RNA sequence: GGCGUCAGCGCGGGAGAGUGCAGGGCGCGUGAGUGACCCUGCCGCCGAAGGAGCAAGCCGCCCCCGGAAUCUCUCAGGCAAAAGGACCGCGCUGGCGUA
Numbered sequence: 001g002g003c004g005u006c007a008g009c010g011c012g013g014g015a016g017a018g019u020g021c022a023g024g025g026c027g028c029g030u031g032a033g034u035g036a037c038c039c040u041g042c043c044g045c046c047g048a049a050g051g052a053g054c055a056a057g058c059c060g061c062c063c064c065c066g067g068a069a070u071c072u073c074u075c076a077g078g079c080a081a082a083a084g085g086a087c088c089g090c091g092c093u094g095g096c097g098u099a
Base pairs, nucleotide, nucleotide: 002098003097004096005095006094007093008092009091010090011089012088013087018043020042021041022040023039024038025037026035027034028033044079045078046077050075051073052072053071058066
């Protein structure tokens, strides 16, 4: 130096599900009203931050332990936009391994 792998940073891409209902507040408005705003309550829904759960293989046999995920559960989070976002690509830095 090349390749692989892990971590961090930067850039790009990145799904799903009610702009739900009710009450109150705040702002605008003479008023009726109005707002993608705030608080509370209620119901419906989503899964790709995080969290939780487990099968087979893994032993010649049995028991125990271990046992992943985009699977499952929805605690958290989310259901207009914004933000976030597993994961993917590129670049940089560092660690490890390596013919």
Glycine riboswitch aptamer from a Sphingomonadales bacterium, 99 nucleotides, folded computationally. The organism belongs to Sphingomonadales, within Bacteria. The model forms 90% of the base pairs in the Rfam consensus. The coordinates come from a structure-prediction model, not an experiment, and the mean pLDDT is 79.